This is a predicted structure of an 89-nucleotide RNA (c-di-GMP-I riboswitch aptamer) from a Deltaproteobacteria bacterium. Lineage of the source: Bacteria > Pseudomonadati > Myxococcota > Myxococcia. It was read from a public genome assembly, where an Rfam model found it. The prediction has a mean pLDDT of 82.
RNA sequence: GCUUGAAAAAGGUAAACCGCAUUGAAAAAGCGGGGCGCAAAGUUAACGGCCUAAGUCUCCCAUGAAGAUACGGCGGCAGAACUGCCGGG
Numbered sequence: 001g002c003u004u005g006a007a008a009a010a011g012g013u014a015a016a017c018c019g020c021a022u023u024g025a026a027a028a029a030g031c032g033g034g035g036c037g038c039a040a041a042g043u044u045a046a047c048g049g050c051c052u053a054a055g056u057c058u059c060c061c062a063u064g065a066a067g068a069u070a071c072g073g074c075g076g077c078a079g080a081a082c083u084g085c086c087g088g089g
Base pairs, nucleotide, nucleotide: 002089003088004087005086012038013037017033018032019031020030022029023028036076042082043081044080048077049074050073051072055069056068057067058066
């Protein structure tokens, strides 16, 4: 350097759920508790997928409802890129 593994050792992280006079239209994010799990569940939203629909458009008797739509979001959805501890080859 390449590859492989998570049995061990040192560690890391943190699902659901609960709370918050936090941000947000929402999805979701943040903080605290909690621990399902994760060998990259570290980082990255360009691509695919999924979530939301403020704004916009359409429909409608209608200010309502509905539908479409991302410039919003999800890296613990999949691949991909970059980086990385320990052990084996």